This is a predicted structure of a 94-nucleotide RNA (TPP riboswitch aptamer (THI element)) from Klugiella xanthotipulae. The source organism's lineage runs through Bacteria, Actinomycetota, Actinomycetes, Microbacteriaceae and Klugiella. It matches the Rfam family "TPP riboswitch aptamer (THI element)". Gene Ontology term of the family: thiamine pyrophosphate binding. The model forms 100% of the base pairs in the Rfam consensus. The sequence was found by an Rfam model in a public genome assembly.
RNA sequence: CACAGUGACACGGGGUGCCCCACCGGGGCUGAGAACACACCCGUAGAACCUGCUCUAGCUCACACUAGCGAAGGGAAUGUCAGCAUGAUAGCUU
Numbered sequence: 001c002a003c004a005g006u007g008a009c010a011c012g013g014g015g016u017g018c019c020c021c022a023c024c025g026g027g028g029c030u031g032a033g034a035a036c037a038c039a040c041c042c043g044u045a046g047a048a049c050c051u052g053c054u055c056u057a058g059c060u061c062a063c064a065c066u067a068g069c070g071a072a073g074g075g076a077a078u079g080u081c082a083g084c085a086u087g088a089u090a091g092c093u094u
Base pairs, nucleotide, nucleotide: 001087002086006082007081008080009079010078011043012042013041014040016037017029018028019027020026021025049074050073051072055068056067057066058065
């Protein structure tokens, strides 16, 4: 000096299902997040998320709960700063 990952900020994208109850609402399941969370996740190195899907197999009280589908098709734009690891260069010493 450069700087993946990472962090902060800005901008942008996204989801909010299933079961029970006496249904204003409350409780349970999985998960980062189940509709305001002053949140969470993701931004092309793109499985965040959507389509296929009123799909297929398994589990479950039930459910994208697990797996397949998926080397499928779409999908937001990244920018600035900091900067460990790492790399390069210069100096000094040996």